[in-house]
Molecule: Bacterial RNase P class A
Organism: uncultured Paenibacillus sp.
C1' cells in the first nucleotide's frame, strides 16, 4: 500500500417518523506533494482621465499560455571520456567606484635592473675626439610581487627600449556580404586592448492596493432612541367627561427580623449589525478516451464522465490475509558466466571458496505528510 470483517466520523439522496437532524437504506469522502506561501492568474471589494517621478521585478533568441520568474525548441558559454548535463546568459566602447595582502605600480607606476645618444663632472691627447663616473635624465626588455601587470610570439629599430613599426595570432565591439524569423555563425575590411554590473549605474519590458477573516444576505440578547400605556389617597379647577399638583405603594438584593442602603417600569416600533446562521463553495483555463495540427511545449475538434466540501475543522481505529522494499547479522533448492553503472578503459565475479537471478523460508521496515475560495508553476519532504 491492497482486500475483507467489525466499530465509528462528515456531507448528499430516498424512506419512516413519537417531528428529536431520531431511525433505516443507498451512494460519496485527501495528495504527489493537500506543505512552504516563493512566483503567476481567475474571482471579490476599494481606488483609478492620461502621463511622469520614486520603488520593485525580470533580463540570449523564437514560440506556448489566462499569465508567469514557468514550459518547449534553439543560440552561446562552462563541465564531462562520450551519451549528455548545467547556466542570475543585456551593457565594462555612457559615467562613477572598487580590485584585500604582497608589490614600484591594480590604468598611469619604477624596487632591482638596462642605457646614459644629449647635458654635467673627471682624465687623456692628435683640440674635437676617446675613455671613465652614474649627477641630471631616458626606458619598461629582463628579474621580483600578485588571482590578474597594460594583448601574446617573433622580427625591425634604438644609447637602451617600447604597437614606435612589421608579420602571424587572441579577445572586444563596428561596418559590409552570405545563411538564418531571430539569438547567432562563416568570410572580408578598418579600429581598440586588465578585471568587476551577484558595486552604484545605464538600457529594455512589466507592475494600482488589499485579500474568501475578500464580498453579499438574514438577523438574537443587552444597551440606545421615538411613541403609547399604568395602581391608591389627598388637595385644587371644571356643570360634567376629565385635567393639574403633592404624597404613598410593588418586586429584588443586603439581613435572623425591623430601620436603613442599593437596584428595577411595561408594550410597540426604529436604525445599527455583535454572538450566530445562510451564501460565496466547488462545473472547472476540469478529468478520461480517440484521431488531427505542431520537432515540442501546446492547441482546436468529437465522444464520454461528475470525482471531498469540513468550520476548530470529517476522511479514522482494531483484527486477519496479501503485496512491496532491504538483507549489513540469513538457511535450503535450482539456474548460472556474467553482473553493477546511462554506457565505459572503473568495481565485483568466472567452478574445493562461484558474482548475479528465480523459488520456498527467516529478519527488519512499510514513509513524507494531510484539503480549508479555485487554478497554472517552482521549491522542499
Nucleotide at each position: 500500500g491492497a482486500c475483507a470483517a467489525u466499530c465509528g466520523c462528515c456531507g448528499g439522496c430516498g424512506g419512516c417518523u413519537u417531528c428529536g437532524c431520531g431511525c433505516c437504506g443507498c451512494g460519496g469522502g485527501a495528495g504527489g506533494a493537500a506543505a512552504g506561501u516563493c512566483c503567476g492568474g481567475g474571482c471579490u471589494c476599494c481606488a483609478u482621465a492620461g502621463g511622469g517621478c520614486a520603488g520593485g521585478a525580470u533580463g540570449c533568441u523564437g514560440g506556448a499560455u489566462a499569465a508567469c520568474g514557468u514550459c518547449c525548441a534553439g543560440u552561446c558559454a562552462g563541465c564531462g571520456c562520450g551519451a549528455g548535463c548545467u547556466g542570475a546568459a543585456g551593457g565594462a566602447u555612457a559615467g562613477u567606484g572598487c580590485c584585500a595582502c604582497a608589490g614600484a605600480a591594480a590604468c598611469g607606476g619604477a624596487c632591482c635592473g638596462c642605457c646614459g645618444a644629449u647635458g654635467g663632472c673627471c682624465g687623456g691627447c692628435a683640440u674635437g675626439c676617446c675613455g671613465g663616473c652614474a649627477c641630471a635624465g631616458g626606458c619598461a626588455a629582463g628579474g621580483g610581487u600578485g588571482g590578474a601587470a597594460c594583448c601574446g610570439u617573433g622580427g625591425u629599430g634604438u644609447a637602451a627600449g617600447a604597437g614606435a613599426c612589421c608579420a602571424c595570432g587572441a579577445g572586444c565591439g563596428g561596418c559590409g556580404u552570405u545563411g538564418g524569423u531571430g539569438a547567432c555563425a562563416a568570410c572580408g575590411c578598418g579600429g581598440c586592448u586588465g578585471g568587476u554590473a551577484a558595486a552604484c549605474c545605464c538600457c529594455a519590458u512589466c507592475c494600482g492596493g488589499a485579500g474568501c477573516a475578500a464580498g453579499a444576505c438574514c438577523g438574537a440578547a443587552g444597551a440606545g432612541a421615538a411613541c403609547g400605556c399604568g395602581g391608591c389617597g389627598g388637595c385644587g379647577c371644571g356643570c360634567g367627561a376629565g385635567c393639574g399638583c403633592c404624597g404613598c405603594a410593588g418586586u429584588c438584593u443586603u439581613g435572623g427580623c425591623c430601620c436603613g442602603a442599593g437596584a428595577c417600569g411595561c408594550g410597540u416600533u426604529c436604525g445599527g449589525g455583535u454572538u450566530g446562521g445562510u451564501u460565496g463553495c466547488u462545473u472547472g483555463a476540469g478529468c478520461c478516451g480517440c484521431a488531427c495540427a505542431g520537432c515540442a511545449a501546446u492547441g482546436g475538434g468529437c465522444g464520454g464522465c461528475c470525482u471531498a466540501g469540513a468550520u476548530a475543522g470529517a476522511u479514522g481505529a482494531u483484527u486477519g490475509u496479501c503485496g512491496c522494499u532491504u538483507c549489513a547479522a540469513u538457511g535450503g533448492u535450482g539456474g548460472g558466466a556474467g553482473g553493477g553503472u546511462c554506457g565505459u578503459u572503473c568495481c565485483c565475479g568466472u567452478a574445493c571458496a562461484g558474482a548475479c537471478c528465480a523459488c520456498c523460508g527467516g529478519a527488519a521496515g512499510u514513509a513524507c505528510a494531510g484539503a480549508a475560495c479555485c487554478c497554472g508553476g517552482c521549491u522542499u519532504a